A computed fold for a 73-nucleotide RNA from a Bacteroidales bacterium, annotated as transfer RNA. It matches the Rfam family "tRNA". The family's RNA type in Rfam is transfer RNA. Rfam describes the family as follows. Transfer RNA (tRNA) molecules are approximately 80 nucleotides in length. The RNAcentral record of the sequence draws on ENA. RNAcentral records the identical sequence in 2 taxa. The prediction has a mean pLDDT of 80.

């Protein structure tokens, strides 16, 4: 140089054919408890990597550019 595959909360990943952005673990606060784990219950936390197109409506289709991983020459 050329193929793929991935980029979504602070980590780790879901989100199937366009219609409400989620789980776990973590953080915060409250319960329990002599006290601390563990357990329960509540909260916060993301303009879905950047940019454009398509559509009434894009995390999601389609083009570009960026990071990663692999693979070919």
């Nucleotide at each position: 140089g050329c193929c793929u595959c991935u980029u979504u909360a602070g980590c780790u990943c879901a989100g199937c054919u366009g219609g409400c952005a989620g789980a776990g673990c973590g953080g915060u606060u409250c319960a329990c408890u002599c006290g601390u784990a563990a357990u329960g219950a509540a909260c916060a936390g993301g303009c879905c990597g950047g940019g454009g197109g398509u559509u009434c409506g894009a995390a999601u289709c389609c083009c570009c550019c960026a990071g990663g991983a692999g693979g070919c020459u």